[in-house]
RNA sequence: GUAGUUAAUAUACCGAAUCCCCCAUACAGGGGGUACGGGGGAACCGCGUUCCGGGGUGAAAUCGCCUUCACGGCGAUAGAGCUCUCCUCGGCUCUAACCCGACAGCUAACUUCGGAGGUAAAGGAGGUUUGAAAA
Numbered sequence: 001g002u003a004g005u006u007a008a009u010a011u012a013c014c015g016a017a018u019c020c021c022c023c024a025u026a027c028a029g030g031g032g033g034u035a036c037g038g039g040g041g042a043a044c045c046g047c048g049u050u051c052c053g054g055g056g057u058g059a060a061a062u063c064g065c066c067u068u069c070a071c072g073g074c075g076a077u078a079g080a081g082c083u084c085u086c087c088u089c090g091g092c093u094c095u096a097a098c099c100c101g102a103c104a105g106c107u108a109a110c111u112u113c114g115g116a117g118g119u120a121a122a123g124g125a126g127g128u129u130u131g132a133a134a135a
Stems, first nucleotide, its partner, number of pairs: 011120004019033005036114005045105001053103001054100004061077006079094005086127004
């Protein structure tokens, strides 16, 4: 000097999932709130809807091919995220997983639940915003 691994801090990303207080405390943990987020639930309106069961969170669906099935793979369309203020173009990536349990359209009042977890790159262009420095 380079590369890799581990830990911590800062910064940043996916996501609703941040922050505060108390108890305990070596660590771990327990409790109460909270930004934020989800479900159920009238009238009106809407729906022919119940075995090929139906439904919810989520971007995570539909179709075709490999292939006849499962797993898996590929492609097209649709959808989602990143590119470090933002927008566009370009580029890159994802298209999972879980839950309810015969049952749910929307839905005021009302009611109920979550408030986790996981990650990391040397990063193009045009415009735009902000800050600093100099004159």

A computed fold for a 135-nucleotide RNA from a Syntrophomonadaceae bacterium, annotated as c-di-AMP riboswitch aptamer (ydaO/yuaA leader). It was read from a public genome assembly, where an Rfam model found it. Its Rfam family is "c-di-AMP riboswitch aptamer (ydaO/yuaA leader)". On this family, see Barrick et al., Proc Natl Acad Sci U S A 2004: "New RNA motifs suggest an expanded scope for riboswitches in bacterial genetic control".